Two RNAs folded together computationally: RNase P RNA and transfer RNA, 463 nucleotides in total.
[in-house]
RNA sequence: GAAGUGGGCCAGGGUGAUCGCGGCGGCUCUCCUCAGGGAGACGUCGUCGAGGAAAGUCCGGGCUCCGCAGGACAGGAGUGGUCGGUAACUCCGACCGGCCGUGAGGCCAGGGAAAGUGCCACAGAGAAUAUACCGCCGAUGGUUCGGUUCGCCGGACACAGGCAAGGGUGAAAUGGUGCGGUAAGAGCGCACCGCAGUUCGGGGUGACUCGGCUGGCAGGGUAAACCCCACUCGGAGCAAGGCCAAGCAGAGAGGAGGCGUGGUUCGUCACGCCACGGGCCGGUCCGGCCCGUCAGACUUUCGGGUAGGCUGCUUGAGAUGCCGGGCAACCGGCAUCCCAGAGAAAUGAUCGCACUCGACAAAACCCGGCUUACCGGCCCACUUCUUUU
RNA sequence: GGCGGGGUAGCUCAGCUGGUUAGAGCAGCGGAUUCAUAAGCCGCGGGUCGCCGGUUCGAAUCCGGCCUCCGCUA
Numbered sequence: 001g002a003a004g005u006g007g008g009c010c011a012g013g014g015u016g017a018u019c020g021c022g023g024c025g026g027c028u029c030u031c032c033u034c035a036g037g038g039a040g041a042c043g044u045c046g047u048c049g050a051g052g053a054a055a056g057u058c059c060g061g062g063c064u065c066c067g068c069a070g071g072a073c074a075g076g077a078g079u080g081g082u083c084g085g086u087a088a089c090u091c092c093g094a095c096c097g098g099c100c101g102u103g104a105g106g107c108c109a110g111g112g113a114a115a116g117u118g119c120c121a122c123a124g125a126g127a128a129u130a131u132a133c134c135g136c137c138g139a140u141g142g143u144u145c146g147g148u149u150c151g152c153c154g155g156a157c158a159c160a161g162g163c164a165a166g167g168g169u170g171a172a173a174u175g176g177u178g179c180g181g182u183a184a185g186a187g188c189g190c191a192c193c194g195c196a197g198u199u200c201g202g203g204g205u206g207a208c209u210c211g212g213c214u215g216g217c218a219g220g221g222u223a224a225a226c227c228c229c230a231c232u233c234g235g236a237g238c239a240a241g242g243c244c245a246a247g248c249a250g251a252g253a254g255g256a257g258g259c260g261u262g263g264u265u266c267g268u269c270a271c272g273c274c275a276c277g278g279g280c281c282g283g284u285c286c287g288g289c290c291c292g293u294c295a296g297a298c299u300u301u302c303g304g305g306u307a308g309g310c311u312g313c314u315u316g317a318g319a320u321g322c323c324g325g326g327c328a329a330c331c332g333g334c335a336u337c338c339c340a341g342a343g344a345a346a347u348g349a350u351c352g353c354a355c356u357c358g359a360c361a362a363a364a365c366c367c368g369g370c371u372u373a374c375c376g377g378c379c380c381a382c383u384u385c386u387u388u389u
Numbered sequence: 390g391g392c393g394g395g396g397u398a399g400c401u402c403a404g405c406u407g408g409u410u411a412g413a414g415c416a417g418c419g420g421a422u423u424c425a426u427a428a429g430c431c432g433c434g435g436g437u438c439g440c441c442g443g444u445u446c447g448a449a450u451c452c453g454g455c456c457u458c459c460g461c462u463a
Base pairs, nucleotide, nucleotide: 001385002384003383004382005381006380007379008378009377010376014353015352016351017350018349019348021049022048023047024046025045026044027043028041029040030039031038032037051360055371056370058369059368060367061366062365063237064236065235066234070286071285072284073283076233077232078231079230080229081095082094083093084092085091096110097108098107099106100105111228112227116226117225118222119221120220133167134166135163136162137161140160141159142157143156144155145154146153147152175193176192177191178190179189180188194217195215196214197213198212200211201210202209203208241311242310243309244308250302251301252300253299254298257274258273259272260271261270262269263268275293276292277291278290279289280288318337319336320335321334322333323332324331325330355358390462391461392460393459394458395457396456399415400414401413402412408446417433418432419431420430439455440454441453442452443451
């Protein structure tokens, strides 16, 4: 100098004037009042007023209701190396292992394929109890030719048979290289590498790793196929839920009972037992609670009314700064601060100034993450190559 | 705001327990028929399976993330 890897920070247009919008507080005025206060309004003053993603709604929680969210079974969903962080997580950190990259580094749904089942198209001889197309051999057995000292020897054939080295197919073909060995071959034997195992030893909290020893080496892939193992999970969601006000009209259908005791104004009422029906009740059952049995619980069909107010609502796993602990994620302590809270929904408009000419986009119960969108600026650490000294 | 479902040819839909060239109807084009047209007959073309990644030998299909459309809910 070039190319690249990883990470962090800043900003999210600035500034001046005028007008306007939403929340809160004060002042003024009006109204109501149970005399505490409450409501409203023209105006006026002060103060605050979108984001790093407010987004997607993909995970996890808080909060609220559903039944005290309890037990069992079945089913379903999710997660999946280890240790830690956290309220929790599928998130984050560190480490382990595998793969990729010359490297800095990147990626991994990273438990089990030796419990079982399924699938592996086409091609290929053979695709999971492996197999034999081309090929190699033909030791052994056979046929045949020649020789023979009649014991056998040599050659040929490629018939039986042996082999899996090489070729070929495929995404994938039952370890690799070398030497020995053999008729040819083969972990058949040996050395090294790889692999598997190990109640062995060392290190580590652990995943795991190093060394030793044992085994010729066995079962290819797929679990984001069924499945098995371990762990976690009840459901719904602020249009959850609570309070108040206003308003209305009911009608039809279905629907399960007997006995006993007591009272009685003789109409009936209360209680008990058994039975039945129904609701809470969500996949089932257990367990629990409640209502009713004809003046009828409950179910169902049609019809009618409301479209208002208050609350939940923003002080919170909060923000900033400093100090301390930890490799880090993160945690602890102290100090300071209050930073939107609407409900058809508020941030805008106009005129100036300067510049680097301004992206993606706007809260709607609240937080922690992830993912996605996006203009620009600055910095740090590291890698590879080239050149010069 | 919250909660569910879908996206395959010009249109409407199959296929989605992974496998060789993704099909059907309508529409379109060509031929034949007819004096000419329609119907019927014969034949043909047309697909980034919404997009981007991942798993797998192999993805429309399985998994994840985006885009877009529809429905429900006071």